Predicted 3D model of RNase P RNA and transfer RNA as a complex of 479 nucleotides. Rfam match: Bacterial RNase P class A. The family's RNA type in Rfam is ribozyme. Rfam describes the family as follows. Ribonuclease P (RNase P) is a ubiquitous endoribonuclease, found in archaea, bacteria and eukarya as well as chloroplasts and mitochondria. Model confidence (mean pLDDT): 78 of 100.

Formats: sequence, C1' cells, structure tokens
RNA sequence: CCAGACGGUCGGACGACCGCCUUCCGGCUUGCCGGGGGGAGGAAAGUCCGGGCUCCAUGGAAACACGGUGCCGGGUAACGCCCGGCGGGGGCGACCCCAGGGAAAGUGCCACAGAAAGCAAACCGCCCGUCCUAACCCCGGUUUUUCCGGGGCCGGCGGGUAAGGGUGAAAGGGUGCGGUAAGAGCGCACCGCGCCGGCGGUAACGUCGGCGGCAUGGUAAACCCCACCGGGAGCAAGACCGAAUAGGGGCGGCGCGUCGCGGGUUUCCCGCGGCAGGCGUGUUUCCACGCUGAUCGCCCGGGUUGGUCGCGCGAGGCGUCCGGUAACGGGCGUCCCAGAUGAAUGGUCGUCACCCGUCGUUCGCGGCGGGGACAGAACCCGGCUUACAGACCGUCUGGCGUU
RNA sequence: GCCGGCUUAGCUCAGUUGGUAGAGCAGUUGAUUUGUAAUCAUCAGGUCGGGAGUUCGAGUCCCCCAGCCGGCACCA
Repeated sequence: CCAGACGGUCGGACGACCGCCUUCCGGCUUGCCGGGGGGAGGAAAGUCCGGGCUCCAUGGAAACACGGUGCCGGGUAACGCCCGGCGGGGGCGACCCCAGGGAAAGUGCCACAGAAAGCAAACCGCCCGUCCUAACCCCGGUUUUUCCGGGGCCGGCGGGUAAGGGUGAAAGGGUGCGGUAAGAGCGCACCGCGCCGGCGGUAACGUCGGCGGCAUGGUAAACCCCACCGGGAGCAAGACCGAAUAGGGGCGGCGCGUCGCGGGUUUCCCGCGGCAGGCGUGUUUCCACGCUGAUCGCCCGGGUUGGUCGCGCGAGGCGUCCGGUAACGGGCGUCCCAGAUGAAUGGUCGUCACCCGUCGUUCGCGGCGGGGACAGAACCCGGCUUACAGACCGUCUGGCGUU
Repeated sequence: GCCGGCUUAGCUCAGUUGGUAGAGCAGUUGAUUUGUAAUCAUCAGGUCGGGAGUUCGAGUCCCCCAGCCGGCACCA
C1' cells in the first nucleotide's frame, strides 16, 4: 500500500430571528404577559420473547390437558437473551455458522426411479451343480466322407454371491492385503462405530487401553418420550369526579333449602347465627380461607365523546476503584434528565467543518454549484430482530514492496 | 396504543397424514350461424406476497419482513 475479519463510537457545530410543548417564579385585567429551567432514538420501529405495574377476591398440593424451551457451565429480577467452554461444519488465515436432548420405548412416512426402501432384496453380471447337447468349436479313435467317445459354447432348471454395473437423497461400515468355485468381517492391518475400564475436566467431552466383527439407514421445525418452565387479560389495564339517557326490551343459565333465636302490619315478611348448597379465572379433585343468599352472561336499543390520577427516582445515567478470562457483580462520588392527549421537540438565514462535481492554481489552496440517511416517544424496563447516507477509532489476519 | 385474521392464474376461491399445483368466470383458436350471443371442442396463463432455514424434497413445517382487513372507549 492492497484485500479482509472482529469490536466500538458518532450520526453535524456555533450564532441570530420567528415559533411549539412543559415546569417554576413574579405580575395583573384569571388567561395572558415577562423571566429562568427542561424538551426524542440507536433503533423511540416490528410487537417476536422476558419482567415490573393493574384488574380478574386469595393461598397451597396433586393429576390431566395445552403451549414453550432443549450440548455443558456460568451471568441475570427473568428470558427463547448474554458470556465462557465442548462437539460438528466452512475459510490459507484473523474468524464465522449450528432449533446442538432422545431414532436399541412405540407409531407413521421415505414420492418417482429401481430387483429390492427397512421384514431386506437377485434385474444384469460372476460362480457351482445338473439336464440337454440338433448345429458350431477343440481333442482323441477311425483310411477319407461319415460315424463314435469326451470336453466346451449356447440354453433350461436348482443353488451360491452384495465384490462390479444400473436406480436413487439414501442400498445393511470404508480402504488395502489375504482368502475363495465366485464372493463375503470370512480372516488380518488401519480408520470409523458400539460396549467396558483407567486417567484429565465441575460438566459437556477429550485421551489411552481392552473387548466386540458391525448388530443399530434417514426423518422428532411428523406424532411422540424425557427434563425443565408457564394462570388469563392488558394503561382503550384500572381508580375517582362530572354530564346525559328509556335504570327499556329479548334469549339463556343458576338460585330462592332447612334448623334455632328475636321482631313485626302474623297462610307471610325482616334481622342474626348454625348446617347443607352454589361460586372462586385452563379442567378435575382435595385443604385452608373468603364471598353469596340475588343476580349473572349474551344480543338489540339509549346516552356521553369532558376532567383528574395511573405518569416517570428508575433492575436509572455518568465517573472512578476493586473482584471476575468474560457476561456481570460490589463499593464510593456525582447528576435529576421529555411527559403531550390528535398529540410539542420545528423553520429561515449566516459562518465553519465534511463529501461530490467542475474551473483555476504560485500545488499551500481558491471560486462556483450540489448533497447529508433510517426514522420519530404515547405506562415503564431488559433483550432479540429489522431499517440506516456517511464519518471516525482500536485490535488482528493474508499478500506485495522497502529497509 | 393493544389484540386477532388473511395473502395461490386477470377475478373469486379449493388444495392434510410434505411427493409432478387445480375449479368456476374471464381470455386465445376452431366449429356452429347470414352475423352475434349461447353451446361444443381446444389452448395458454402461476417467482403459491418476499427472504432465510429444516428435509432427499416445502403452497403445506419453523423463523424474519411486507401489504391488506377486522375488533377493543366510558355510562346506565
């Protein structure tokens, strides 16, 4: 210098003028004026996970159903997130990627092609046996034609074989040597696989030794099994104030039980207590506890479109020290930092910085023109994912050149 | 703001244990008719909204985006 990997920061600055929202102080004519303070993001987004908070009246146990997660260890309030490690795959390398438990619990599926697709299987080929040997080939007998005998080829039948061909995503370990009629873990060596043991490691796992000739194809983002986790709804949750309307109609569910005491307007009604019943938020059962003694759910119809709270001191930001490989944790100091409700945080001009084009140049630069992304709080927080013009910093890898 | 659903031919929709994507209407061409419609025959038309992943194989299973549609206020 070129090419690349990983991590991080920023995403214009200053000034003037005109505006917007909010809060505090002061003034008065009580909604205006003056002054001070504050005013979007790394993703505020998608709403994909995990929480806080609120309501469903509350807590616990068991079983079932449903949903989710899935190597090991750690971090965290929690997580499907993060960090470190292991195993597998890719790259020359820095480094990157992996929904990465179980397929010897069971079930299902594996189209087409192919002989055979999970019980294994024989299409071609190879080999053996047997039958047939008309023709053909070889050998022998015979003087030759002919004839006779034997063998081979071809073919039929019965077997063996998974080495080779062919099909397929996948064909029941791979390579080599031996072996065999041909073959085959049939035997051996190495590699792979499984089991057992030793050692190292918290563990995933690694490594060494022995044994087994190989049994057990793939698919669980198919059902399923195992382990762990999970109640539902969401700030339009929810609480209060105010205004208005027909406290209207329909359908459905449940209930209005009993005993005792007291009272009254005494065939009945009311109050208190007990028992039984009903309800209690995925379903069922049980325990504790509570509620209930009349309403509950859905639909149609009617009214309002107001205000206050929830609502920002928080798993908070910044700096520094300590522990830890790291994620992160702890101590100390310091700061207070948007709160609207159709929704504010903006616009114009100037100067400077950056980038691009063009012209000039005394190579320092100068003139002119243009450009600056994605997007915008709506209860809050921790993550993930997605979008993003451009600028900068740090660490590292490969190559080339110079010394 | 919160919560659901859908996307397959020009239009409306099917598509289940994952295995070469279909129907109706519309369109092309031909027949029929003097001509048109109807009818009959025939043909064409698909990145299955987009991108990654699992699998031998994805419209279908899983994840991330995009677009469209619907519902949710309070009082009595």